Record summary
TPP riboswitch aptamer (THI element) from a Hyphomicrobiales bacterium, 79 nucleotides, folded computationally. Rfam family: TPP riboswitch aptamer (THI element). Its family is annotated with thiamine pyrophosphate binding in the Gene Ontology. NCBI's taxonomy places the organism under Bacteria, Pseudomonadati, Pseudomonadota, Alphaproteobacteria, Hyphomicrobiales. Its mean pLDDT, the model's own confidence on a scale to 100, is 82.
[in-house]
RNA sequence: UCCUGGGGUGCCUUCGGGCUGAGACGGCGUGGUGCCGAACCCAUCGAACCUGAUCCGGGUCAUUCCGGCGGAGGGAGGA
Numbered sequence: 001u002c003c004u005g006g007g008g009u010g011c012c013u014u015c016g017g018g019c020u021g022a023g024a025c026g027g028c029g030u031g032g033u034g035c036c037g038a039a040c041c042c043a044u045c046g047a048a049c050c051u052g053a054u055c056c057g058g059g060u061c062a063u064u065c066c067g068g069c070g071g072a073g074g075g076a077g078g079a
Stems, first nucleotide, its partner, number of pairs: 001079003004043004010019003025037004049074003055068004
């Protein structure tokens, strides 16, 4: 670099918008769950992401906002 694969999509709102972030988007379906696509991130040198978790402390209007938890356990590869 190419192909393939993994992953999350929250909080507040007077609905105008605002906060953090790489990313919080759009469409379809639904009682609920979910599915597809785009962007973004990550692929064993693996904190992308999941479990613990309706966790603990701090902070905020509020939140996966910050730190702990974490030398814990899992977690997706080839040329």